Source information
Predicted 3D model of a 73-nucleotide RNA (c-di-GMP-I riboswitch aptamer) from uncultured Desulfuromusa sp.

[in-house]
RNA sequence: AAAGGGCAAAGCCGGAGUGAUCCGGUGACGCAAAGCCACGGAUCCUCAGUUACAGGAUAGCCGGGUUGCCGAA
Numbered sequence: 001a002a003a004g005g006g007c008a009a010a011g012c013c014g015g016a017g018u019g020a021u022c023c024g025g026u027g028a029c030g031c032a033a034a035g036c037c038a039c040g041g042a043u044c045c046u047c048a049g050u051u052a053c054a055g056g057a058u059a060g061c062c063g064g065g066u067u068g069c070c071g072a073a
Stems, first nucleotide, its partner, number of pairs: 006031002011026006029060001035066003039063003042058005
């Protein structure tokens, strides 16, 4: 430090779920791990149920683990 390639926030549309939230489309706020893993913390949800050392969501909240792209003149 160029070019190429990658992901996709909010909003909107459709669908799944009790819910947090997720999936597809659209969209681009941002991201060099915004790839993957709920291990620690944090936040959020919980129909049913045996009511708690329970179950679940967020990896784009922080840490940790693991794999990993280009780099020309």
Record summary: Its Rfam family is "c-di-GMP-I riboswitch aptamer". Its family is annotated with cyclic-di-GMP binding in the Gene Ontology.